Formats: sequence, C1' cells, structure tokens
RNA sequence: GAGGGUCAGGCAGUCGCUCACCCCAUGGGGUGGGAGGAAAGUCCGGACUCCAGAGGGCAGGGUGGCCGCUAACGGCGGCCCCGAGCGAUCGGGGGAAAGUGCCACAGAAAGUAGACGGCCCCGUUGCCGCGAGGUGCGGGGAGUCGGUGAAACGGAGGCUUUGCCUCCCGCGGCGCCGGUGACGGCACCGCGCGGCAAACCCCACCCGGAGCAAGACAAACGGAGGGUUGCGUGGCCCGCGCGUCCCCUCGGGUAAGUCGCUAGAGCCGGCGGGCAACCGCCGGUCGAGAGGAAUGACUGCCGCCCCCGCCCCGGCGGGGGAACAGAAUCCGGCUCACGACCCUC
RNA sequence: GCGGGAUUGGCCGAAUGGCUUAGGCGCUGGACUGUGAAUCCAGCCACGAGAGUUCGAUUCUCUCAUCUCGCCCCA
Repeated sequence: GAGGGUCAGGCAGUCGCUCACCCCAUGGGGUGGGAGGAAAGUCCGGACUCCAGAGGGCAGGGUGGCCGCUAACGGCGGCCCCGAGCGAUCGGGGGAAAGUGCCACAGAAAGUAGACGGCCCCGUUGCCGCGAGGUGCGGGGAGUCGGUGAAACGGAGGCUUUGCCUCCCGCGGCGCCGGUGACGGCACCGCGCGGCAAACCCCACCCGGAGCAAGACAAACGGAGGGUUGCGUGGCCCGCGCGUCCCCUCGGGUAAGUCGCUAGAGCCGGCGGGCAACCGCCGGUCGAGAGGAAUGACUGCCGCCCCCGCCCCGGCGGGGGAACAGAAUCCGGCUCACGACCCUC
Repeated sequence: GCGGGAUUGGCCGAAUGGCUUAGGCGCUGGACUGUGAAUCCAGCCACGAGAGUUCGAUUCUCUCAUCUCGCCCCA
C1' cells in the first nucleotide's frame, strides 16, 4: 500500500416496562423472550395484498463479454479481453461498414484532407548577376521535414524516390489446432477505412400497475348536484366489461377500534458434490412484535483494548477507554457512517 | 414507514458538453446637484459535495448531503 475476516460485551441483584403461555379471577403471581451489523440511504430484486380477466400493441423504462449460482436482481462466483498501476490489485465490457449528429480554441486542414512554412521536377517572355546561379511567377508532385492540437489518414527502417521492399500493428476473409463458450495460437490472402453511443440511435433479452398509510373486519350517517360513451390502478390506441357500476364536487356521520404482525426462499451442526458462488441429504432448534410507539435506571464482578510499574514462560497492581448509531410487513443484495482486533499478499 | 420534487452571486431568477455563466434587486466608487433623490458610467459577488465518462462537465452517469410536498375511516 492492497484485499479479506471476526466482534460490537458477559453474568448477578433491586426496581420499572413489554410480548407469549400457565395459574388465579378482573387485580395479581410464575416461567421464558425482548434492537443492528448496519436497524441507515430508499438505490435494485422479490414474497404478500388489492385492481373481474393485468389480453394485444405503441410510446416508455432497465440490463449488456462467456459459463454458472439464485425465488429474483442492475446481485454473487469463476473465466476471457481492454485499460490504469512498480506491484498486490482496481475499473470497464453488444454495435461507429444501418442512419443522423458532435469534435470548441489553435491550426492550411478534424474525414477519403493538405490552398501554411519548407522539399522535389519542369518552364519562364520579369528582376539581379560577366557567368555559375539567386529571386519572383506559373504548372505538376510527394507526405520519411516543421509548427498547431487530446487527436492530422497506422508506426519504424531501407532504396535505384511522380514509387517499391521489409518488419511490426490494426481491420476483413478462409483454413487448421485448443476450449462448453467468450476467446487464444499458427499459416495464407487482401486492405489501411480517426475519436465519441454515461450522443440520438440500431441489435439482443427483460418489465401490467400500485403499495402494509397495501388490504380485511367492525361502527355510524346513509343526503344534494354533475359526468352518458362516462368509468374500469402510470400515458395513448384496440379489444373486453360495468351502468342499482364507476368517477368528480359540496355537505354530512362515526371511529381514531380489531386484524394484517411474524415459523421463514429461516438459523445451527454433520456428511457428500462443486475451483468457487452454491446445491443435496440427515439431525437439531424457535432468537422483538410496539401502537405516539416497550426493550430502561442503579450497583457489583468479570471480559476486551490502551498506558505505566513490578515480576520475568506465566502473571500481578494502578489509571483510562469503548465508535457509527435504534426495529415498525418481511426477506436477498448494493451503497453510505463507524471503534477494536486478526489473517493474507 | 412509504412515495414525489428541488439545489446557480447576499436575494430573485435565465441559459448551456467548449465565454473568467445572462439579467434584475443589492453593495462600492465616480459623474451630475447648493444638498438629496432619480439618472448615467464602471466595478464586486455564484453552478450543494465527491467519484466516473470525455480532449474538455454547471450540463451526462453513479453515490452522498441539505431543503420541500404528499399518503390513514364511510357511498
């Protein structure tokens, strides 16, 4: 410096809360249990509940290498390729030849370019010069010179230089070998066709909508006006259904009640399979369920970490410290906050 | 607990992959005036934070922080 793992105190007493069960009877007593590894952010995926059937399509949204795991995921594991790093490691992943678009400033020029300064060839009726030649002008040419920029038509070298050859790199085609595959290796032929898709877009796959304040029961009033092709769980269209429905506005009436509410894709141990993520079998076990919101206060001992002293395998004494932070339907992930210790590289 | 929206100067409030980011109010200095107001000229002050994509980010992607709005019975 990088990656990974564990813990987040324990026991006892007194008093005060809360849940389940039992006893007793309307109060009380007994037994057992009572915040996290993130309970957080609400970023994803589900379970569950409701919308009669969630039927089809458009728009819209999400994901993006391959093979696996999982209930599923944008998650996890392994592998392949590209990039960053001295390295351990980390980040990323379809398509630029379907089309459209952008590349400011600088620079001659930002995609089939080069009209700047230089270089080469030819000509010259201008100028200078004794002449060689120089300069200016016109035509043609190359892209191995220079400057600009993030990037300049692949890079380097050689030659007999209006081009040719060699090596490397990239793209495409075909073939062989290895691999389930992404890909890798070898050889041959052709070409040199910038970058950006967390630009619009194209391709492949996936997605009905709301959410426990979902919803169910109970209680009481049970009126008025409007919508007629209105209403029917995001928008639009088709289809289907309802109309004693449904929707909107005003007014009114009860109740702040009961359930949903915690035994589940659960946890622990052993054996087996697999590189692993994980899976199978067997056995054991039950870890909060509040309802304006309980899980607290005090005392003592022990444990953990740090410092000092003594002793010197060990241990003893004194002092100090302990972060981030509290369930609210539940689970699998990701992300953010954070103290102490350990392991590996 | 759940579901939406926002963040640009001291305040209000535009724009945007390429400008030291418009404008208004405010503040400072000057001009003008006997003084003041008004007016004119000039100036000052900012993209919530971090990582990423890109040559380049206020703008695009992700994460965090802060603020704000809504959600409880009856046909």

Source information:
This is a predicted complex of two RNAs, RNase P RNA and transfer RNA, with 420 nucleotides together. Rfam match: Bacterial RNase P class A. Its family is annotated with ribonuclease P activity, tRNA processing and dimeric ribonuclease P complex in the Gene Ontology. By type it is a ribozyme. Its mean pLDDT, the model's own confidence on a scale to 100, is 76.